[in-house]
Context: one part of a larger RNA
RNA sequence: CCCUCGUUAAGGAACUCUGCAAAUUAACCCCGUAACUUCGGGAGAAGGGGUCCCAUAGCAAUAUGGGCACAGUAAAUGGGCUCUGGCGACUGUUUACCAAAACCACAGCACUCUGCUAACACGGAAAGUGGACGUAUAGGGUGUGACGCCUGCCCGGUGCCGGAAGGUCAAGGGGAGCGGUGAGAGCUGCGAACUGAAGCCCCGGUGAACGGCGGCCGUAACUAUAACGGUCCUAAGGUAGCGAAAUUCCUUGUCGGGUAAGUUCCGACCUGCACGAAAGGCGUAACGACCGGAGCGCUGUCUCAACGAGGGACUCG
Numbered sequence: 001c002c003c004u005c006g007u008u009a010a011g012g013a014a015c016u017c018u019g020c021a022a023a024u025u026a027a028c029c030c031c032g033u034a035a036c037u038u039c040g041g042g043a044g045a046a047g048g049g050g051u052c053c054c055a056u057a058g059c060a061a062u063a064u065g066g067g068c069a070c071a072g073u074a075a076a077u078g079g080g081c082u083c084u085g086g087c088g089a090c091u092g093u094u095u096a097c098c099a100a101a102a103c104c105a106c107a108g109c110a111c112u113c114u115g116c117u118a119a120c121a122c123g124g125a126a127a128g129u130g131g132a133c134g135u136a137u138a139g140g141g142u143g144u145g146a147c148g149c150c151u152g153c154c155c156g157g158u159g160c161c162g163g164a165a166g167g168u169c170a171a172g173g174g175g176a177g178c179g180g181u182g183a184g185a186g187c188u189g190c191g192a193a194c195u196g197a198a199g200c201c202c203c204g205g206u207g208a209a210c211g212g213c214g215g216c217c218g219u220a221a222c223u224a225u226a227a228c229g230g231u232c233c234u235a236a237g238g239u240a241g242c243g244a245a246a247u248u249c250c251u252u253g254u255c256g257g258g259u260a261a262g263u264u265c266c267g268a269c270c271u272g273c274a275c276g277a278a279a280g281g282c283g284u285a286a287c288g289a290c291c292g293g294a295g296c297g298c299u300g301u302c303u304c305a306a307c308g309a310g311g312g313a314c315u316c317g
Base pairs, nucleotide, nucleotide: 001312002311003310004309005308006307007306008305010303011302014301019298027051028050029049030048031047036041038146052067053066054065055064056063057062068072080296081295082294083293084292085291086290087288088287092104108144109143110142111141112140113139114138120130121129122128147283148282149281150280152213153212154211157210158209159206160205161204162203163202166201167200168199172195173194177190178189179188180187181186214232215231216230217229218228241275242272253269254268255267256266257265
């Protein structure tokens, strides 16, 4: 010096990306417990009190005897707590060997397919099998993701669905007509009209289908702003709600709060570079080895280090 431990004056997060690590707390009995809430919860909230008593002997540790109880922490084991945001409802699941999460899943919701030899899947276009010894309150696919309040506008493009008309359209049918050869009969080649499915065109529908959801100029008796007007374009120009956000470039935006001091955090504002409604929008009790911010307690994290223990390191073998 290294590893693993123990103790520490005064201070107590000043450490640091971060209280990482450590410390605090801890069991049992009693008292007592807020906001909020889906009335279950939140709750072990928080915060307190107690955890032997008596007599005798002894300076004391203790020893001996006696007694009571809803309940006596020997050792080991054995929650630190609170406030406030983000995300995900929750329990669960995952990168076997760097990631456990806000990923995935999930009940619930919606769309769609499927009438049974079902759709769909495996197989070889087979037999056969699964689906299912099920039958639309069933089964498959897709998206969303408890619950609450909701889920706007656009069908022009793409997809899907419907459409006994029309256009186009292959083989086949059809043979007008033309050719080769032959003395001819014949054999043989080409071949117009007309007829001929699906598909495509066409006409409609459809967004919890793929998707999309504007620009410029002017205007109110301070100023500013613009309810209002004009104009161009579009299939239609973003509704509710939310908003510097897990989204905000400018940006440490501005104001307020917390601090002596706050690029983080919380509450607002709205100028949304580039939120927005099942690639769901906004809320939400409970839950979380998740991710931010703050406080109390507590500490060798630190000021700033010291001492001790065991094992290494070092020497000999």
The part of an RNA shown here (large-subunit ribosomal RNA, domain IV) has 317 nucleotides and comes from Deinobacterium chartae.
RNAcentral holds the full RNA, with entries from ENA and Rfam.
The prediction has a mean pLDDT of 89.
Taxonomically the source falls in Deinobacterium (Bacteria, Deinococci, Deinococcales, Deinococcaceae).